[in-house]
Context: one part of a larger RNA
RNA sequence: UGACGGGGACCCGCACAAGCGGUGGAGCAUGUGGUUUAAUUCGAGGCAACGCGAAGAACCUUACCAGACCUUGACAUGCCUCUCGCGGAAUUCAGAGAUGAAUUCCUUCAGUUCGGCUGGAGAGUGCACAGGUGCUGCAUGGCUGUCGUCAGCUCGUGUCGUGAGAUGUUGGGUUAAGUCCCGCAACGAGCGCAACCCUCAUCUUUAGUUGCCAGCAUUUAGUUGGGCACUCUAGAGAAACUGCCGGGGUUAACCCGGAGGAAGGUGGGGAUGACGUCAAGUCUUCAUGGCCCUUAUGGUCUGGGCUACACACGUGCUACAAUGGUAGUGACAAUGAGCAGCGAUCCCGCGAGGGUAAGCUAAUCUCCAAACACUAUCUCAGUUCGGAUCGGACUCUGCAACUCGAGUCCGUGAAGUUGGAAUCGCUAGUAAUCGUAGAUCAGCAUGCUACGGUGAAUACGUUCCCGGGUCUUGUACA
Numbered sequence: 001u002g003a004c005g006g007g008g009a010c011c012c013g014c015a016c017a018a019g020c021g022g023u024g025g026a027g028c029a030u031g032u033g034g035u036u037u038a039a040u041u042c043g044a045g046g047c048a049a050c051g052c053g054a055a056g057a058a059c060c061u062u063a064c065c066a067g068a069c070c071u072u073g074a075c076a077u078g079c080c081u082c083u084c085g086c087g088g089a090a091u092u093c094a095g096a097g098a099u100g101a102a103u104u105c106c107u108u109c110a111g112u113u114c115g116g117c118u119g120g121a122g123a124g125u126g127c128a129c130a131g132g133u134g135c136u137g138c139a140u141g142g143c144u145g146u147c148g149u150c151a152g153c154u155c156g157u158g159u160c161g162u163g164a165g166a167u168g169u170u171g172g173g174u175u176a177a178g179u180c181c182c183g184c185a186a187c188g189a190g191c192g193c194a195a196c197c198c199u200c201a202u203c204u205u206u207a208g209u210u211g212c213c214a215g216c217a218u219u220u221a222g223u224u225g226g227g228c229a230c231u232c233u234a235g236a237g238a239a240a241c242u243g244c245c246g247g248g249g250u251u252a253a254c255c256c257g258g259a260g261g262a263a264g265g266u267g268g269g270g271a272u273g274a275c276g277u278c279a280a281g282u283c284u285u286c287a288u289g290g291c292c293c294u295u296a297u298g299g300u301c302u303g304g305g306c307u308a309c310a311c312a313c314g315u316g317c318u319a320c321a322a323u324g325g326u327a328g329u330g331a332c333a334a335u336g337a338g339c340a341g342c343g344a345u346c347c348c349g350c351g352a353g354g355g356u357a358a359g360c361u362a363a364u365c366u367c368c369a370a371a372c373a374c375u376a377u378c379u380c381a382g383u384u385c386g387g388a389u390c391g392g393a394c395u396c397u398g399c400a401a402c403u404c405g406a407g408u409c410c411g412u413g414a415a416g417u418u419g420g421a422a423u424c425g426c427u428a429g430u431a432a433u434c435g436u437a438g439a440u441c442a443g444c445a446u447g448c449u450a451c452g453g454u455g456a457a458u459a460c461g462u463u464c465c466c467g468g469g470u471c472u473u474g475u476a477c478a
Stems, first nucleotide, its partner, number of pairs: 001478002003475003007472007015462002019426005026318008034309002042053002064304007073129001077128003080124005087106008109119003131293002134291003140287002142282003145278001147276001152191006158167003171182003197270004202238007211228003216225002241264001244258005320419001324378007336367003341360002346355003385416001390411007432454007
């Protein structure tokens, strides 16, 4: 100087407390361990691995296993030899296929010094080489997690100390903040904080179609005329600064209350992550040193596996019901997406869906709500709760749903009556609850990322648990 303490002081955080809803019990989904297996490819491992890489394993993917095949190779460049356009389509046979053999059709180079000379393509078998999701993240770059959006981490000059170092950065206040004020052997500065950026909330203005409709006509319908006032869209501006008033405070920084205001003291949310820590993670995104393989640890294909199942754990979904289930009727969103696409309407089907087909490269057309409200019924039961499992019949995607997809209908109707010890999230348009969209994607979502609808309770307080910051103290630690 640090680190540590079941030392001290002060401060903060959904850290506790006060509340609301969960997990832990059940069934299922999904990830992991273990076991099994020819293979169940690999990585991730307290917080910070475990719905993680994977924004989507039937084939492909795919890296794994069995079998069959290739060896200058699926891909790149160069040398040597030969042929010449290249290229495309179809058929037959053998085979699991890769592949091998055979046949037919279409098409058939450019420049030129007329030398197969140059450009281009194919074949050959040799050589250089290709190739490797093989090893090492403890050789690395890059990227990322975490402490932590915590308020810290340093430097120059000066001063003090023999020196390591100290000072500044400590002290008194204050703040979300090393934020600011005052004091001070310090005076300044840098990276962080804040602001500048995006978005939401108010108003003005510009613009008025595909958007809107107050008044005037018109219609089944903003449909049409008309209009751009309103809504909205998207550009430019205004607005918030402790600016004003009162009180407190050291005449300070600042704090408390008030006015006005759409918004008040950082207005809400986002992006933004200092010096560093964990030899943290990643050689399987990519790049790369070294090592290893080179008729194989490379390449191609068929089938299988990654989907196994005495069990254990994590994360979720659905429930156990009456604040509910069922049936009928009636409303109201936002974000997005769409041409190998979204698909209205009409017809068929109990339904998944099928047929037909308008419109739309989209403020124009389409995808497009549920909880909710009203009426009726069920009356506390393992039930008109719950839907697992199983039988049967179908639909769709796709060469192909056996291993191993999703959905529909009929029947079946398991566990489950609120969950031990323990443990998680959340402070406001939040929790809880309800649906919607998108990426990936032929198909497949209870996951992920967004979107809106309905919409709470509680916070006395900082004694205690956990984590962090500053000062101080002890130390057989570095």
Molecule: small-subunit ribosomal RNA, 3' major domain
Organism: metagenome